[in-house]
RNA sequence: UUUCAGGGCGGAGUGCAAUUCUCCACCGGUGGUAAAAGUCCACGAGCCUUUUGGCUGAUUCGGUGUGAUUCCGAAACCGACGGUAUAGUCCGGAUGAAAGAAA
Numbered sequence: 001u002u003u004c005a006g007g008g009c010g011g012a013g014u015g016c017a018a019u020u021c022u023c024c025a026c027c028g029g030u031g032g033u034a035a036a037a038g039u040c041c042a043c044g045a046g047c048c049u050u051u052u053g054g055c056u057g058a059u060u061c062g063g064u065g066u067g068a069u070u071c072c073g074a075a076a077c078c079g080a081c082g083g084u085a086u087a088g089u090c091c092g093g094a095u096g097a098a099a100g101a102a103a
Stems, first nucleotide, its partner, number of pairs: 001103004010024004025089002027079002029043004038077002046055003059075005081092003
């Protein structure tokens, strides 16, 4: 310098109206860690701000093993802002930005 760099609403119900509510379903950025992580540590994104900094979610039990909150089994939990019938999954800021990866 160039390129790349986030996935997911399918079915049923109620209703004038819901991919937003209810039941079931579905998804998981980047680096690290004795061993592979949405839930450990850190970062990005998002929000606030005196532009320096601040704020910001969620896991347990059992098993194997030298070693795993990372694997296997089981049961849980979490998810920015604006819009709209209340949204992790739709639309929008965004043909943006970016942890970082590759050449």